[in-house]
RNA sequence: CGCUCAUCCAGAGUGGUGGAGGGAUACGGCCCUUAGAAGCCCGGCAACCGGCGCAUUGCGUUUGGUGCCAAUUCCGGCGGGUAUGACCCGCAAGAUGAGCG
Numbered sequence: 001c002g003c004u005c006a007u008c009c010a011g012a013g014u015g016g017u018g019g020a021g022g023g024a025u026a027c028g029g030c031c032c033u034u035a036g037a038a039g040c041c042c043g044g045c046a047a048c049c050g051g052c053g054c055a056u057u058g059c060g061u062u063u064g065g066u067g068c069c070a071a072u073u074c075c076g077g078c079g080g081g082u083a084u085g086a087c088c089c090g091c092a093a094g095a096u097g098a099g100c101g
Base pairs, nucleotide, nucleotide: 001101002100003099004098005097006096007095008094013042015041016040017039021032022031023030027076028075029074043069044068045067048065049064050062051061052060053059054058073093077091078090079089080088081087082086
C1' cells in the first nucleotide's frame, strides 16, 4: 500500500508540561481554543485482539497489543423512500480493529 470482515447517535480529567493552533486531507460551512490549541506525561474510557474466570459459543474481568477521550465519522457526496426546509435505508469516502497478500 492492496484485499476481506466487523464496528462507528454510548463512554472517557476544573491534572502536569507546553505554548498557537485544532476539528483526517483539499475546498466550503459550522465550531473549539490565551478562561490556553497541537504535541508529550499522568489519568481515564472502551472491550477489536490476547490473557483469565464463568459458562457456552455468550457473559464478566483487565497486568498485555492497539484504539479512543467537544460536537453523529461535527456537517457536506451519490441513489432510493416517506408524513419532504426533516427523517429513514443503502452506497461512496474516512477512521479503528482483526485476518490475508